[in-house]
Context: one part of a larger RNA
RNA sequence: UGACGGGGGCCCGCACAAGCGGUGGAGCAUGUGGUUUAAUUCGAUGCAACGCGAAGAACCUUACCUGGUCUUGACAUAGUGAGAAUCUCUCAGAGAUGAGAGAGUGCCUUCGGGAACUCACAUACAGGUGCUGCAUGGCUGUCGUCAGCUCGUGUCGUGAGAUGUUGGGUUAAGUCCCGCAACGAGCGCAACCCUUUUCCUUAUUUGCCAGCGGGUUAAGCCGGGAACUUUAAGGAUACUGCCAGUGGCAAACUGGAGGAAGGCGGGGAUGACGUCAAAUCAUCAUGCCCCUUAUGACUUGGGCUACACACGUGCUACAAUGGCGUAAACAAAGGGAAGCAGCCUCGUGAGAGUGAGCAAAUCCCAAAAAUAACGUCUCAGUUCGGAUUGUAGUCUGCAACUCGACUACAUGAAGCUGGAAUCGCUAGUAAUCGCAGAUCAGAAUGCUGCGGUGAAUACGUUCCCGGGUCUUGUACA
Numbered sequence: 001u002g003a004c005g006g007g008g009g010c011c012c013g014c015a016c017a018a019g020c021g022g023u024g025g026a027g028c029a030u031g032u033g034g035u036u037u038a039a040u041u042c043g044a045u046g047c048a049a050c051g052c053g054a055a056g057a058a059c060c061u062u063a064c065c066u067g068g069u070c071u072u073g074a075c076a077u078a079g080u081g082a083g084a085a086u087c088u089c090u091c092a093g094a095g096a097u098g099a100g101a102g103a104g105u106g107c108c109u110u111c112g113g114g115a116a117c118u119c120a121c122a123u124a125c126a127g128g129u130g131c132u133g134c135a136u137g138g139c140u141g142u143c144g145u146c147a148g149c150u151c152g153u154g155u156c157g158u159g160a161g162a163u164g165u166u167g168g169g170u171u172a173a174g175u176c177c178c179g180c181a182a183c184g185a186g187c188g189c190a191a192c193c194c195u196u197u198u199c200c201u202u203a204u205u206u207g208c209c210a211g212c213g214g215g216u217u218a219a220g221c222c223g224g225g226a227a228c229u230u231u232a233a234g235g236a237u238a239c240u241g242c243c244a245g246u247g248g249c250a251a252a253c254u255g256g257a258g259g260a261a262g263g264c265g266g267g268g269a270u271g272a273c274g275u276c277a278a279a280u281c282a283u284c285a286u287g288c289c290c291c292u293u294a295u296g297a298c299u300u301g302g303g304c305u306a307c308a309c310a311c312g313u314g315c316u317a318c319a320a321u322g323g324c325g326u327a328a329a330c331a332a333a334g335g336g337a338a339g340c341a342g343c344c345u346c347g348u349g350a351g352a353g354u355g356a357g358c359a360a361a362u363c364c365c366a367a368a369a370a371u372a373a374c375g376u377c378u379c380a381g382u383u384c385g386g387a388u389u390g391u392a393g394u395c396u397g398c399a400a401c402u403c404g405a406c407u408a409c410a411u412g413a414a415g416c417u418g419g420a421a422u423c424g425c426u427a428g429u430a431a432u433c434g435c436a437g438a439u440c441a442g443a444a445u446g447c448u449g450c451g452g453u454g455a456a457u458a459c460g461u462u463c464c465c466g467g468g469u470c471u472u473g474u475a476c477a
Stems, first nucleotide, its partner, number of pairs: 001477002003474003007471007015461002019425005026316008034307002042053002064302002067299004073125001077124002079121005086103007107114002127291002130289001132287001136285002138280001140278001141276001143274001148187006154163003167178003193268004198236006208225002212223003239262001242256005318418001322377005328371001334365003339358002344353003384415001389410007431453007
């Protein structure tokens, strides 16, 4: 100087407390461990692995296993020789591949040949998701959006070092003020950026419709309008600016006025010096080592989907603040051409047929759902709950057996609110309700966004956990 203490002081955080809703019990989905297996590819393992890499394993993907094959190779650059390339058909085979038949003779040219592509031969080489993340780059997680981490000059100390950065206040903040052997500066904080909330100006179509006219069963449907809403470009606004009190005539704090908004207005992006030999050689790049008729490459089928069990994360429930039926209303944000697909017809339905319109503020996906109204059920393992199973189908796709999603009818399991323990959340939040998108042929209860309805509680900091700062002890470095 640090680190540590079941030492002390001060302070903070959904850390506790006060509340609301969960997990842990059930069924299922998904990931992991274990076991099994020819293989169940590999990685991630306290917080910070476990709906994680994977924004989507039927083949492919695919790295694993079985069998069948290749050896200058599936891919790259060079040499020589031959042939344009390419396409079609037949046979054998599970296919990779092998054998054969036919069509085709193009482009540039100095007529020597050349470019692209294919085949054969020979060698340099290719190739490796093989090893090492404890050889590395890059990228990432975490402490933590915590308020810290340092430097120059000066001063003090023999020196390691100290001071500054400590102290008194204050703040979300090493934020600011005052004091001070310190005076300044840098990386962080804040601000600058995006978004949301209010207003103004400009613009007026595909969006809008107040007033005027036309028009309809209805409808911005038409003429028209530029007010309103919206859209999208530019501005304005909030700064403790004003008032009062407290405070040291400070910084600031408390209350108030005005205001759409008030003291950082809400949210996002943004992550200092460093820590964990943290994660990743399987995104990529790369040193060393290893394989080279195989640890490389092609292909069929299988596996990654197994199942006495254990754990994590979720979905659906156990019902009346509910289930079911009828008819009625209100979003936002997105996507659409190998696409989204109205209306119409058929089907109980998943869907099928047809193909209007739309590269979309124009058309389509598209029905928002919780909700309100009316009716019914009346506390039951039920008109709750939907697992499981049977039959019949639909769609995608060469192909749904292993192993897809969905539909109809039938079946109707566990489950009556969950032990010890444990998690999230402080406001448009929790809870609850739907909608969309990426990936994607098909395949979400996951993920990422969007809006609708919309709470309760916070006395307080004694205690648990984590952190900051000052100080103290130490046989630790």
Molecule: small-subunit ribosomal RNA, 3' major domain
Organism: wastewater metagenome